Record summary
Bacterial RNase P class A from Oleispira sp., 363 nucleotides, folded computationally. Rfam family: Bacterial RNase P class A. Its family is annotated with dimeric ribonuclease P complex, ribonuclease P activity and tRNA processing in the Gene Ontology. It is recorded under the gene name rnpB. RNAcentral holds the sequence, with entries from ENA.
RNA sequence: GGAGAUGCCUAGGCAAUCGUCGCUUUUAGCAUUUAUGUUAAAGGGGGAGGAAAGUCCGGGCUCCACAGGGCAGGGUGCCAGAUAACGUCUGGGCGGCGAAAGCCGACGACAAGUGCAGCAGAGAGAAGACCGCCGAUGGCCUCGCAAGAGGAUCAGGUAAGGCUGAAAGGGUGCGGUAAGAGCGCACCGGACCACUGGUAACAGUUGGUUGCAGGGUAAACUCCACCCGGAGCAAGAUCAAAUAGGCUCUCUUAUGGCGUGGCCCACGUUGAGAGCGGGUAGAUCGCUUGAGCCUGCGAGUAAUUUCAGGCCUAGAUGAAUGAUUGUCCACGACAAAACCCGGCUUAUCGGGCAUCUCCACUU
Numbered sequence: 001g002g003a004g005a006u007g008c009c010u011a012g013g014c015a016a017u018c019g020u021c022g023c024u025u026u027u028a029g030c031a032u033u034u035a036u037g038u039u040a041a042a043g044g045g046g047g048a049g050g051a052a053a054g055u056c057c058g059g060g061c062u063c064c065a066c067a068g069g070g071c072a073g074g075g076u077g078c079c080a081g082a083u084a085a086c087g088u089c090u091g092g093g094c095g096g097c098g099a100a101a102g103c104c105g106a107c108g109a110c111a112a113g114u115g116c117a118g119c120a121g122a123g124a125g126a127a128g129a130c131c132g133c134c135g136a137u138g139g140c141c142u143c144g145c146a147a148g149a150g151g152a153u154c155a156g157g158u159a160a161g162g163c164u165g166a167a168a169g170g171g172u173g174c175g176g177u178a179a180g181a182g183c184g185c186a187c188c189g190g191a192c193c194a195c196u197g198g199u200a201a202c203a204g205u206u207g208g209u210u211g212c213a214g215g216g217u218a219a220a221c222u223c224c225a226c227c228c229g230g231a232g233c234a235a236g237a238u239c240a241a242a243u244a245g246g247c248u249c250u251c252u253u254a255u256g257g258c259g260u261g262g263c264c265c266a267c268g269u270u271g272a273g274a275g276c277g278g279g280u281a282g283a284u285c286g287c288u289u290g291a292g293c294c295u296g297c298g299a300g301u302a303a304u305u306u307c308a309g310g311c312c313u314a315g316a317u318g319a320a321u322g323a324u325u326g327u328c329c330a331c332g333a334c335a336a337a338a339c340c341c342g343g344c345u346u347a348u349c350g351g352g353c354a355u356c357u358c359c360a361c362u363u
Base pairs, nucleotide, nucleotide: 001359002358003357004356005355006354007353008352009351010350012328013327014326015325016324017323018322020047021046023044024043025042026041027040028039029038030037031036032035049334053345054344056343057342058341059340060339061232062231063230064229073228074227075226076225077224078092079091080090081089082088093107094105095104096103097102108223109222113221114220115217116216130162131161132158133157134156137155138154140151141150142149143148170188171187172186173185174184175183189212190210191209192208193207194206195204196203197202236285237284238283239282246276247275248274249273250272251271256270257269258268259267260266292311293310294309295308296307298305299304329332
């Protein structure tokens, strides 16, 4: 200098003016329970994100349900740890990719059972003779007195080789055979047991046994192990209006009044006050001090965490964070809170920092 890998940071800057949502100070008015509330004016200070997003997981919080257990349903799935919890994170194991740094993996069990597999192919499961090889054995033909020799391949043998396929029942070699075959042997690989190392997953130039486990698929049913009650801030709580409605008491009076009707009967209807609780509109709380952030020391490989000190950083409810102007540059992406946190996933113009790997060159 080039090509990569990983982890972070940043997200146009500066200035002025106007506007907008909270907070706070001062002054003035009003109200009263006299230190609070409310209104107005002025001043000060604060106001989106790394994902605020998707709402996919997990938890807090709230209400409902709940002795305990089971079924159903859903989820997770190598091991150990972290954590409030997780499907997240950290470390490790195994497998795959890469020359390396490093990256990726739903990574328990198809020998409990059931199922599924297009096309091709002889055969897709303790499989399969289409081509090929053989034809030892039995039969056939020729020669031969016979023993036997030769031939063809009818029966048959054969999974080495070819063919089909994503996939065809360990690999290489030697022996063996009619031809073949773990049929036998050697090496490699595998399985099981032991031993050793490791908390474990697992590993082993370790020892022994075994011709070799009977194809794939569980994001197929299923089996095994573990986990899970439901609904969500429009949760929920408090206050609480009326020419609304309910209950109780008191007063009034009723052979009453009013309505229907010509009248009687009949039917319907009912005044005032006080108190009580429910509750609609509305208002307030929930609401941002929190598994919080920063710094330092310590524990741990790390995720994370103990302790000490410091800090307060939007809180609306028609719902704010915008507009204009000037100026500079590298000309500015994705996108914007709505109860709160921890994650994951997805989107994203650029710029910067640190560590690591490989290649080339210089000294």